Predicted 3D model of a 328-nucleotide part of an RNA (large-subunit ribosomal RNA, domain IV) from a Candidatus Peribacteria bacterium. The organism belongs to Candidatus Peribacteria, within Bacteria.

Context: one part of a larger RNA
RNA sequence: CUAUGCUUAAGGAACUCUGCAAAACAGCGGUCGUAACUUCGGGAUAAGACCUACCUAUAGAACAUUUAUUUCUAUAGGUUGCAACUAAAGAACUCAGGCGACUGUUUACCAAAAACACAGCUCUCUGCAAAAUCGUAAGAUGAUGUAUAGGGGGUGAUGCCUGCCCAGUGCCAGAAGAUUACGUGGAUGUGUGCAAGCACUGAAAUUAAGUCCUGGUGAACGGCGGCCGUAACUAUAACGGUCCUAAGGUAGCGAAAUUCCUUGUCGGGUAAGUUCCGACCCGCACGAAUGGCAUAACGGUCUGAGUACUGUCUCAAGCAUAGGCUCG
Numbered sequence: 001c002u003a004u005g006c007u008u009a010a011g012g013a014a015c016u017c018u019g020c021a022a023a024a025c026a027g028c029g030g031u032c033g034u035a036a037c038u039u040c041g042g043g044a045u046a047a048g049a050c051c052u053a054c055c056u057a058u059a060g061a062a063c064a065u066u067u068a069u070u071u072c073u074a075u076a077g078g079u080u081g082c083a084a085c086u087a088a089a090g091a092a093c094u095c096a097g098g099c100g101a102c103u104g105u106u107u108a109c110c111a112a113a114a115a116c117a118c119a120g121c122u123c124u125c126u127g128c129a130a131a132a133u134c135g136u137a138a139g140a141u142g143a144u145g146u147a148u149a150g151g152g153g154g155u156g157a158u159g160c161c162u163g164c165c166c167a168g169u170g171c172c173a174g175a176a177g178a179u180u181a182c183g184u185g186g187a188u189g190u191g192u193g194c195a196a197g198c199a200c201u202g203a204a205a206u207u208a209a210g211u212c213c214u215g216g217u218g219a220a221c222g223g224c225g226g227c228c229g230u231a232a233c234u235a236u237a238a239c240g241g242u243c244c245u246a247a248g249g250u251a252g253c254g255a256a257a258u259u260c261c262u263u264g265u266c267g268g269g270u271a272a273g274u275u276c277c278g279a280c281c282c283g284c285a286c287g288a289a290u291g292g293c294a295u296a297a298c299g300g301u302c303u304g305a306g307u308a309c310u311g312u313c314u315c316a317a318g319c320a321u322a323g324g325c326u327c328g
Stems, first nucleotide, its partner, number of pairs: 001323008010314002014312001019309001029051004037042001039157001053079010080084001092307007099299002104116002120155007132141003158294004163224003168221002170217005177212003183206002189200004225243005252286001253283001264280005
């Protein structure tokens, strides 16, 4: 020096990306006592306080009884020790916010998560020899099931909700019409031949899905404006004009896991806060099942704050074990 372990004056997070690591909490024993919030179940062992051994006496209770005895509880007094759950093992806690409801699953060997799944919700296909899937086929799964069933897509407990646009794309429907292949059809024409014929050409007409066309459809793919003016201070614009569009973003939320300018501005917390919390709204570039907004409980999750505690640090020191190193 490296690894592991132990101790440390005063201070106590000043360390650091971050209390990482360590320390601390001593614990599903008893008595008391427990908040916000809540889906009334929880939260909750919330938090927090006190007690705990042994001896003596008194009172009471329980079992079984004729008593004795045993066990427990309460009260009073006493004994020992630094300490009475005396060993070992055995939660630190609180406040606020983001995300995901939850238990669960995952990158075997750098990611455990806010990703996946989930119950619930919804759309769509499928009438049974079902749809869908595997297979060249036979056949099989679906299913020894039958629409309260099965397949596929999306969303993701629960609560309150889920706005406008069908122009484009997709899907669905449509006895008209347009277009459209093979086929059917054979007019006409051509070659050859004396002719019969043979060999070709192939018009009109007819002919499917599809496409065009007409409608519908958003919990289908998706989309959801600009400029100018205006109120008796100023500022702002409920209001008006105009252009464009299929329609111009509703409710709710908002410097956000989304905000460039930006450490926005104001308030809180700190002596001091690019983070955090609460607001504002000027949303570069939130927004409603690619779900929006809330939300108790839960989380080896992320962020901020606090109590306790500490060698994380001020600032380092000592000890132990193993190795390294030097000599042999």